[in-house]
Context: one part of a larger RNA
RNA sequence: GCCAGUGAGUUUUUGUUAUUUUCUAGUCUAAGUGAGCAAUCUCACGUAGGCGUAGUGAAAGCGAGCCCUAAUUGGGCGAUAAGAAGAUGACAGAAGACCCGAAACCAGGUGAGCUAACCAUGACCAGGGUGAAUGCUUCCGAGAGGGAGCAGGAGGCCCGAACUCGUGUCCGCAGCAAUGGGCUGAGAUGAGUUGUGGUUAGGGGUGACAUGCCCAACGAACUUGGAGAUAGCUGGUUCUCCCUGAAAUAUAUCUAGGUAUAGCCUUAAUAAUUACGCAGUGGGGGUAGAGCACUGAAUGGUCUCUGGUGGCGCAAGUCAUCAGGAUCAAUCAAACUCCGAAUACCAUUGUAUUAUUAUAUUAAGAGUCAGUCCUGCGGCGCUAAGGUCGUGGGUCGAGAGGGAAACAACCCAGACUCCCGUUUAAGGCCUCUAAAUUCAAGCUAAGUUGUUAAGAAAGUUAUGAUCCUUUGACACCUAGGAGGUUGGCUUAGAAGCAGCUAUCCUUUAAAGAAAGCGUAACAGCUCACUAGUCGAUUUUGGAUUGUAGCGUCGAAAAUGAUCGAGGAUUAAGCUUGAUGCCGACGGCGGAGAUUUCAUAUUUAUAUGGAGUAGUAAGGGAGCGUUCUGUACGCCUUGAAGCUGAACUGUAAAGUUUGGUGGAGUAUACAGAAGUGAGAAUGCUGGC
Numbered sequence: 001g002c003c004a005g006u007g008a009g010u011u012u013u014u015g016u017u018a019u020u021u022u023c024u025a026g027u028c029u030a031a032g033u034g035a036g037c038a039a040u041c042u043c044a045c046g047u048a049g050g051c052g053u054a055g056u057g058a059a060a061g062c063g064a065g066c067c068c069u070a071a072u073u074g075g076g077c078g079a080u081a082a083g084a085a086g087a088u089g090a091c092a093g094a095a096g097a098c099c100c101g102a103a104a105c106c107a108g109g110u111g112a113g114c115u116a117a118c119c120a121u122g123a124c125c126a127g128g129g130u131g132a133a134u135g136c137u138u139c140c141g142a143g144a145g146g147g148a149g150c151a152g153g154a155g156g157c158c159c160g161a162a163c164u165c166g167u168g169u170c171c172g173c174a175g176c177a178a179u180g181g182g183c184u185g186a187g188a189u190g191a192g193u194u195g196u197g198g199u200u201a202g203g204g205g206u207g208a209c210a211u212g213c214c215c216a217a218c219g220a221a222c223u224u225g226g227a228g229a230u231a232g233c234u235g236g237u238u239c240u241c242c243c244u245g246a247a248a249u250a251u252a253u254c255u256a257g258g259u260a261u262a263g264c265c266u267u268a269a270u271a272a273u274u275a276c277g278c279a280g281u282g283g284g285g286g287u288a289g290a291g292c293a294c295u296g297a298a299u300g301g302u303c304u305c306u307g308g309u310g311g312c313g314c315a316a317g318u319c320a321u322c323a324g325g326a327u328c329a330a331u332c333a334a335a336c337u338c339c340g341a342a343u344a345c346c347a348u349u350g351u352a353u354u355a356u357u358a359u360a361u362u363a364a365g366a367g368u369c370a371g372u373c374c375u376g377c378g379g380c381g382c383u384a385a386g387g388u389c390g391u392g393g394g395u396c397g398a399g400a401g402g403g404a405a406a407c408a409a410c411c412c413a414g415a416c417u418c419c420c421g422u423u424u425a426a427g428g429c430c431u432c433u434a435a436a437u438u439c440a441a442g443c444u445a446a447g448u449u450g451u452u453a454a455g456a457a458a459g460u461u462a463u464g465a466u467c468c469u470u471u472g473a474c475a476c477c478u479a480g481g482a483g484g485u486u487g488g489c490u491u492a493g494a495a496g497c498a499g500c501u502a503u504c505c506u507u508u509a510a511a512g513a514a515a516g517c518g519u520a521a522c523a524g525c526u527c528a529c530u531a532g533u534c535g536a537u538u539u540u541g542g543a544u545u546g547u548a549g550c551g552u553c554g555a556a557a558a559u560g561a562u563c564g565a566g567g568a569u570u571a572a573g574c575u576u577g578a579u580g581c582c583g584a585c586g587g588c589g590g591a592g593a594u595u596u597c598a599u600a601u602u603u604a605u606a607u608g609g610a611g612u613a614g615u616a617a618g619g620g621a622g623c624g625u626u627c628u629g630u631a632c633g634c635c636u637u638g639a640a641g642c643u644g645a646a647c648u649g650u651a652a653a654g655u656u657u658g659g660u661g662g663a664g665u666a667u668a669c670a671g672a673a674g675u676g677a678g679a680a681u682g683c684u685g686g687c
Base pairs, nucleotide, nucleotide: 001687002686003685004684005683006682011095012094013093014092015091016090017089018088019087020086021085022084023083026051027050028049032045033044034043035042036041055062056061065077066076067075068074098236099235101233105226106225107224108223109222110221116200117199118198119197120196121195122194123193124192125190127159128158129157130155134151135150136149137148138147139146140145163187164186165185168183169182170181171180202218204214205213206212211220239622240621241620242619243618244617249262250261251260252259253258263368264367265365266364267363268362269361270360271359274358277351278350279349280348281347282346283345289339290337291336295333296332297331299329300328301327302326303325305324306323307322308321309320310319311318312317371396373394374393375392376391377390378389379388380387401412402411403410416592417591418590419589421588422587423586427582428581429580430566431565432564436579438578439577440576441575442574443573449568455553456552459550460549461548462547463546464545465544466543467542468541477532478531479530480529482506483505484504487501488500489499512527515526516525517524593612594611595610596609597608598607599606600605601604623676625673626672627671628670629669630668631667633665634664641660642659643658644657645656646655647654648653
């Protein structure tokens, strides 16, 4: 891992409630007794007692009334009658209470054959080195003492086996081994090592203290018991079909992943035009917007306003500036309002449609309290987040199908079953790929389509505005572009062209006291302006400028590119219009199943209407297993079981038959449950 077996809402009791049985103003026996019997069973007896038939008051008590009070016109609780006992189902309480699961706590014992320390008694430490004290001899010395030699053999001394330990590293890691092996290493006469016997025990011991060790596990051993400890936590919880169908919110909580009550769901009963839509009428409001009348914010002016400071002035005064005020103009506000909607909400009247009451009440059973994204309006945040918190709506959750290439939440649409019937939605119709290489008119040249902004640009199309134009536009070309004058000032110089100032007049077809380059200053080269040349079209051509459509650039990401792909250019791209078609589990049609309502009756049928997605959850109806009772069958001419096949039923399942098997077993109606497995790192066994 697979297979087989086994494996979880039970039982007792007390209540509540629904259905049902018996008796009924009553109802029921309990303990116990007697009889029968194989019996734990059956029948009878047993009236103690319970509940009910009357309430009220603290009570005495009174009583269809009672109490409050001195007394109630009053108030509170009652009265106008159905219960009792049993059975079954559901739920709740008490019990282990659906099953498995702690870490822990307590009590009694068992352990020092491992290990820690200690006690008693034994054992062990190759070899080599160093050479303390001390003694003796001798020399020196007055002595104290010193030197040398010989002897001696100290030491938690040195090197190094046994022995003890375990430093580094490699191997080993389901190992040779639940701590080992190789090499290397530490101590090795000592606080040394070791045998045997003994002592200390868990709220404890022992500990050169590491929370170490106390029999492979020690921040409190092991074992048995309390014990099925408790687990607001995790996991699991076994057959079928049908009907309805949520919530992820409020309030409270030593509360936040729990729970209670309410909200929303289910079942049953009961009841009003009860609910939903629309219209009319009547309401309150202070949001959006707007406004500045208040509260604040904030800009610019004006004033023969007020005050302060400073400058000038003999003074009068005047100028500047600061603070405040008035006034004018134009503004801003969730916690401003002189104003003020649309919606929404409340009440009432009328009314259409639906109709299987969708509404409300009562009783019983729940689940839900982690929500999600999209969209309208808002708060927080960065007008960030697949962010977070509200509120209105929708989806998913609990929703399949079609579209969006793929894609819970987007668009379309709500799946009872079947149909090689029909018709549509969103979205599509060149091929992949069902349906237009459809029609009409434009646009785009960027493969834009098929990535975004500020911004940039003689892209292109359309449409305006103001001008010039055969009395010749626009561009090129040719010629002129002058005189007073080098204007005045300044300056070394300043002559159109460093700077300041003025910016006139004349001749002209026209020409600035000069728009640019240039010079030390002049000079020089252009421009403005003018003429000539050229010849656009008679409604063109040209200059400037605006608006709109579609395009261009702006445009950088990590393995190879790409619109889903191929591919597409008067389109298979974009805009506008038209016709047709395709396209879903949608609509319609046909057949069938089922729920419910109405009508009709022959009472289980017919006709008609409306339904039949579904998690948690509630309700209804069934299938199968084991055993028991009653009835009635089958079986050696082959039961059960196992196995293959066919058939039947909406399903759980059932029937028949072949093989095997070799002795029991089915059906109907009832009853009782150790009654249904795929999951629990389930348990046992096999492989």